[in-house]
Context: one part of a larger RNA
Molecule: small-subunit ribosomal RNA, 5' domain
Organism: Candidatus Berkiellaceae bacterium
RNA sequence: GAUUGAACGCUGGCGGCAUGCCUAACACAUGCAAGUCGAACGGUAACAGGCCCUGCUUGCAGGGUGCUGACGAGUGGCAGACGGGUGAGUAACGCGUGGGUAUCUACCUUAUAGUGGGGGACAACCUGGGGAAACUCAGGCUAAUACCGCAUAAUCCCGAAAGGGUAAAGCAGGGGACCGCAAGGCCUUGCGCUGUAAGAUGAGCCCGCGUCGGAUUAGCUAGUUGGUGGGGUAAAGGCCUACCAAGGCGAUGAUCCGUAGCUGGUUCGAGAGGACGACCAGCCACACUGGGACUGAGACACGGCCCAGACUCCUACGGGAGGCAGCAGUGGGGAAUAUUGGACAAUGGGCGAAAGCCUGAUCCAGCAAUGCCGCGUGUGUGAAGAAGGCCCGAGGGUUGUAAAGCACUUUCAGUGGGGAGGAAGGACUUACGGAUAAUACCCGUGAGUAUUGACGUUACCCAAAGAAGAAGCACCGGCUAACUCUGUGCCAGCAGCCGCGGUAAUACAGAGGGUGCAAGCGUUAAUC
Numbered sequence: 001g002a003u004u005g006a007a008c009g010c011u012g013g014c015g016g017c018a019u020g021c022c023u024a025a026c027a028c029a030u031g032c033a034a035g036u037c038g039a040a041c042g043g044u045a046a047c048a049g050g051c052c053c054u055g056c057u058u059g060c061a062g063g064g065u066g067c068u069g070a071c072g073a074g075u076g077g078c079a080g081a082c083g084g085g086u087g088a089g090u091a092a093c094g095c096g097u098g099g100g101u102a103u104c105u106a107c108c109u110u111a112u113a114g115u116g117g118g119g120g121a122c123a124a125c126c127u128g129g130g131g132a133a134a135c136u137c138a139g140g141c142u143a144a145u146a147c148c149g150c151a152u153a154a155u156c157c158c159g160a161a162a163g164g165g166u167a168a169a170g171c172a173g174g175g176g177a178c179c180g181c182a183a184g185g186c187c188u189u190g191c192g193c194u195g196u197a198a199g200a201u202g203a204g205c206c207c208g209c210g211u212c213g214g215a216u217u218a219g220c221u222a223g224u225u226g227g228u229g230g231g232g233u234a235a236a237g238g239c240c241u242a243c244c245a246a247g248g249c250g251a252u253g254a255u256c257c258g259u260a261g262c263u264g265g266u267u268c269g270a271g272a273g274g275a276c277g278a279c280c281a282g283c284c285a286c287a288c289u290g291g292g293a294c295u296g297a298g299a300c301a302c303g304g305c306c307c308a309g310a311c312u313c314c315u316a317c318g319g320g321a322g323g324c325a326g327c328a329g330u331g332g333g334g335a336a337u338a339u340u341g342g343a344c345a346a347u348g349g350g351c352g353a354a355a356g357c358c359u360g361a362u363c364c365a366g367c368a369a370u371g372c373c374g375c376g377u378g379u380g381u382g383a384a385g386a387a388g389g390c391c392c393g394a395g396g397g398u399u400g401u402a403a404a405g406c407a408c409u410u411u412c413a414g415u416g417g418g419g420a421g422g423a424a425g426g427a428c429u430u431a432c433g434g435a436u437a438a439u440a441c442c443c444g445u446g447a448g449u450a451u452u453g454a455c456g457u458u459a460c461c462c463a464a465a466g467a468a469g470a471a472g473c474a475c476c477g478g479c480u481a482a483c484u485c486u487g488u489g490c491c492a493g494c495a496g497c498c499g500c501g502g503u504a505a506u507a508c509a510g511a512g513g514g515u516g517c518a519a520g521c522g523u524u525a526a527u528c
Base pairs, nucleotide, nucleotide: 001528002527003526004525006524007523008522009521010520013375014374015373016372017371018370019368020367021333026331027330028329030328031327032326035078036077037076040075041074043071044070047069048068049067050065051064052063053062054061055060056059085286086285087284094211095210096209097208098207099206100205101204103203104202108199109198110197111196112195113194114193115192116150118148119147125140126139127138128137129136130135156165157164158163170191171190172189173188174187175186178185179184212258213257214256219249220248221247224246225245226244227243228242229241230240231239261283262282263281264280265276266275267274268273288309289308290307291306292305311322312321313320314319339365341364342363343362347361348359349358350357351356378408379407380406381405388399389398390397391396412469415463416462417461418460422455425451427449428448429447430446431445432444433443434442472517473516474515475514476513477498478497479496483512484511485510486509487508493500494499
């Protein structure tokens, strides 16, 4: 000099864009952070409407009815493996980079073949019981895209072949004939379902090279190294197991100890190189501590389950409940780090045919000079060089065109008006085209109509008013830009280094003056 996720002191007008627990991976009150689908299902607790009955104060009250819109709880499907957080562990195929294959991949795309015919349950519900609660037990009824056989079966699986084996589910909209037990069959459209092949995406595994310090750590290893048989996995493999052999690693640093998430990058530097890894992005690991599996395409699963432990809470003492390293917030620790805010309007995600619902992801707002950038705190004129202050050789010098005065301007803030863009879509009506038996329905393209904004008193523009509301901090002995007076008297004090102070201190303290930066300026810490 540059830099910082900074802190502290003094000071502080506005805006834009960023950033904000680096410490205790310490403990957490409270609220929210993952749901959705009634177009899978039986249904109807609540709300609204229709219909029926009753009462009457004649437009209200009560009761019934799933008939409709919808929908609590339940069965079922998909999603809770993403998104969000943290960096404890890890010196490792963890990461980076470049290769490899013995593998899987829900939803999506393409192609192809199918979607036939049956059955028995279990919730909800009803009845009864246990418990303080959490919850739970028994009996009975019932639906399905839940579950299970049968049929069909290949370019799928097993097998050398012969042969053997393996699937499925329906729902919604519309409708001219025909059939109907008037529900529908049937036709058609859309969404689904099953098998196979391929793609895309994502993931698993293996290998070469690179990846901190210590030798005051020199030997390490028994599933250890290899083989055979078997098992296991989606998949190669001591991954596991039985047997056999005796190997394998190491001064090119094994093992052990310490430290540490890695990278793209950030920062300093002319570079070489050093230091770092906040924010943002990729990968990894973790989710109170340790262990385990279940479900599933995917987890050994942050807001799932089981066991053990520590801690906290409830209890009727028998037994139960919990996990903020999600967003806010609290206590604690600390030099130190924010609101228990708004909205799903946009972008994205989950579910859904869609409307839509959910979304502390996200977009915004709030707080903080924490940083970077921009703007302002006025402009011109003005010598009687005013007054006052300070200095003086007492003449004067300086503060100083500075002020006052005069003439202007009005950025920003404040007040009052106007006012984009972020909005694409979706809904309804309609024209044409596709599909179709069809002018229904549905899909596509276009037109029209009424609409969708948290931010938001938005950005921006206009108007009126008035210099009006807006400057500090550090330094002035040398390094190093900037000097005098007073006080003090090796005292009080200063100090980055050299060093100042013991009676004229440009070095302490105050004042006047000056220098440097400026909404900041200094100090401390840290890196180069």